[in-house]
Context: one part of a larger RNA
Molecule: small-subunit ribosomal RNA, 5' domain
Organism: Candidatus Yanofskybacteria bacterium RIFCSPLOWO2_01_FULL_41_33
C1' cells in the first nucleotide's frame, strides 16, 4: 500500500451486478421441499346421458376423484464439512470388471397354472396400528414348450427367455436374449499432497505360498493347513493439524497465505451398527437393532430426526423472507394433455462488497451580518451567502408501456426496464485528521490533573499532542477502528 463471507463507531440519498450462520454436524414448533402413469390391472365413490321399471332399483356408456396391486422414478438434484494424512484427492497409465433408461444390429414374443392387496364378513386396541377366514385381476409371480447369436465344456452335449396395451385400421407404445456404442461407475497403479524426532521401534492376517470361499471384478476381502516374514532415519509407529482440487489473495517475480461464493470430487445426515429392495445405496425427506434427546398415551405402548427452503431458540461481535412462480432453463412421471418440482427464474431484507449517478449551474463586493484571530491599522471564512438568471440528472406526480416468448397456447418478475408531460432548487453530507513518521495551527480551557497515544512520546501555568472554538487537509455515501493475510 493491497485484501476479506467481516464486525464495531459516527453517519447515510439513488441504481446495477455480486454477496450474506466463518460460532453449537446445538435443539427444533408450524408449513411446504418427490412424485407420477387411468393408454399395465381389478374394484369403489360422484355426476351426467340412454335403456328397463309405478317406485325402491337395476343395466349400459361418458366424465371426474382419490386408495389399492402393478411400472418407472425415489441412488439425481438440494445441504453440510463433523470425520478423513487416506488411493480422499490431483496428475499418469492400466483392466480381472459391472451398466437401468438412450443409440445401434440380430432373432424370438407360444401353451398353461397358482397367488395376494383392494372388496367383504368377524375380532384386538386409547392410539399408531394389527390379526383371523372368504372372493378376484394384471405389464405381479410360478410352471412348461422353443432357443438363435448366449453360458459350461476339449469335444459330444447339457443348461438358460418372453408380457401384453392404445386404435376401426395403418400403426405407435412396450417385453425377452444376445452383440456393438455412448456414457457412467467398480478395482488396480507411479508421482505428488501440513506440523512434530520432547514420538524410535511397528505389526499375527500380520508379510507370502497352497487349497477353498466369496465378489460384477483382482486380491489376506474371508476361512483352513505351511514357512516367517513384511514395513522403518529416503522418518515406519504414534501425537496435533485439516475435507481435496479447479482457483481465490498478495508479490516484479519466487515465494508466501486461503479454499467464503461457483464448478469438480469425496465423506456425512442425532449417534452407532446392520441387511433388505434395485441396474445403481449399506439409501438425508426408505426398513431393523442399540444410545441419547423431544413429543403423545386410556401407563398397556406408540412417535420423531431441517447439515433441504424458509422460521424459531440458544451460543456468539456476527449474517435476511415462516415471500411470488413453474413464464424461462433443467429434472421425474406420462403415447399425450398434463401434474409435482423451497432445483431453478425471480422479488424482500443488510452501504457487506465492487461500479455508476447525484446533493445543482453561471452571474455576484476590494467583500454584508455572524463567527475566528489581531500588532486594534486590519485579516480570515469568502463568491461563499444573500441577490438575479438558467437546468431538472434524481426523487415525487400523470399518462404510454415493452424485450425475456415459443410453430398454438403460456411472463412470477410488472405497470418493472423505458418513453413523453408536469411542478419545484426542489428530495440529498458526513467521517477521520492537524507534533515527527503523515497532507494539514492559532486562540481559550486545563495544569503529571483531566486525558490522548500505532511508535517515539505529549500534560507539572503561555500544552500547534489533553478538553473545546475557529481556520485548515485528506477521503466522500462513506469515513475511522478492531481482526486476520501477503
Nucleotide at each position: 500500500g493491497g485484501a476479506u463471507g467481516a464486525a464495531c463507531g459516527c453517519u447515510g440519498g439513488c441504481g446495477g451486478c455480486g454477496u450474506g450462520g466463518a460460532u453449537a454436524a446445538g435443539g427444533c414448533a408450524u408449513g411446504c421441499a418427490a412424485g407420477u402413469c387411468a393408454a399395465g390391472g381389478g374394484g369403489g365413490u360422484u355426476u351426467u346421458g340412454g335403456g328397463a321399471g309405478c317406485a325402491a332399483u337395476u343395466u349400459c356408456a361418458a366424465a371426474a376423484c382419490a386408495a389399492c396391486c402393478g411400472g418407472c422414478g425415489a441412488a439425481c438434484g438440494a445441504g453440510u464439512u463433523a470425520g478423513u494424512a487416506a488411493c480422499a484427492c490431483c496428475u499418469u497409465g492400466g483392466u480381472a470388471c459391472a451398466u437401468a433408461a438412450c443409440c445401434u444390429a440380430a432373432a424370438g414374443u407360444c401353451g398353461g397354472g397358482c397367488a395376494c392387496a383392494a372388496c367383504c364378513c368377524c375380532g384386538c386396541g386409547a392410539a399408531a396400528g394389527c390379526g383371523g377366514a372368504g372372493c378376484u385381476a394384471a405389464u405381479u409371480c410360478c410352471c412348461g414348450a422353443u432357443g438363435u447369436u448366449g453360458a459350461a465344456g476339449c469335444a459330444a452335449u447339457u443348461c438358460c427367455a418372453a408380457a401384453g396395451g392404445a386404435g376401426c385400421a395403418a400403426u405407435c407404445c412396450g417385453c425377452u436374449u444376445u452383440g456393438g456404442g455412448a456414457g457412467u461407475g467398480g478395482c488396480c497403479u507411479a508421482g505428488g499432497u501440513c506440523c512434530u524426532a520432547u514420538c524410535a521401534g511397528c505389526u499375527u492376517g500380520u508379510u507370502g505360498g497352497c487349497g477353498g470361499g466369496g465378489u460384477a471384478a483382482a486380491a489376506g476381502c474371508c476361512c483352513a493347513c505351511c514357512a516367517a516374514g513384511g514395513c522403518u532415519a529416503u522418518g515406519a509407529c504414534g501425537g496435533g493439524u485439516a475435507g481435496g482440487g479447479g482457483g481465490c489473495g498478495u508479490g516484479a517475480g519466487a515465494g508466501c497465505g486461503c479454499g467464503u461464493u461457483c464448478c469438480u470430487c469425496a465423506a456425512c445426515g442425532a449417534c452407532g451398527a446392520c441387511a433388505c429392495u434395485g441396474a445403481g445405496a449399506u439409501a438425508c425427506g426408505g426398513g431393523u437393532c442399540g444410545u441419547a434427546c423431544a413429543c403423545c398415551u386410556a401407563c398397556g405402548g406408540g412417535u420423531g430426526g431441517c447439515a433441504g427452503c424458509a422460521g424459531u431458540c440458544a451460543a456468539g461481535a456476527a449474517c435476511a423472507u415462516u415471500c411470488g412462480a413453474c413464464a424461462a432453463u433443467g429434472g421425474g412421471c406420462g403415447a399425450a394433455a398434463g401434474c409435482c418440482u423451497g432445483a431453478u427464474c425471480g422479488a424482500g431484507c443488510g452501504a457487506c462488497g465492487c461500479c455508476g449517478c447525484g446533493u445543482g449551474c453561471a452571474g455576484g463586493a476590494a467583500g454584508a451580518a455572524g463567527u475566528c484571530c489581531u500588532u486594534c491599522g486590519g485579516g480570515a471564512u469568502g463568491u461563499a451567502a444573500a441577490c438575479u438568471g438558467c437546468u431538472u440528472u434524481u426523487g415525487c406526480g400523470u399518462a404510454g408501456g415493452a424485450a425475456a416468448a415459443a410453430u398454438u397456447u403460456u411472463g412470477a418478475u410488472u405497470g418493472u426496464a423505458c418513453u413523453a408531460c408536469g411542478a419545484g432548487a426542489a428530495u440529498a453530507a458526513g467521517g477521520g485528521g492537524u507534533u515527527g513518521c503523515u497532507a494539514a495551527c492559532c486562540u481559550c480551557g486545563u495544569g503529571c490533573c483531566a486525558g490522548c497515544a500505532g511508535c517515539a512520546g505529549c500534560g507539572g501555568u503561555a500544552a500547534u499532542a489533553c478538553g473545546a472554538g475557529g481556520a485548515c487537509c485528506c477521503c466522500g455515501a462513506g469515513c475511522g477502528u478492531u481482526a486476520u493475510c501477503c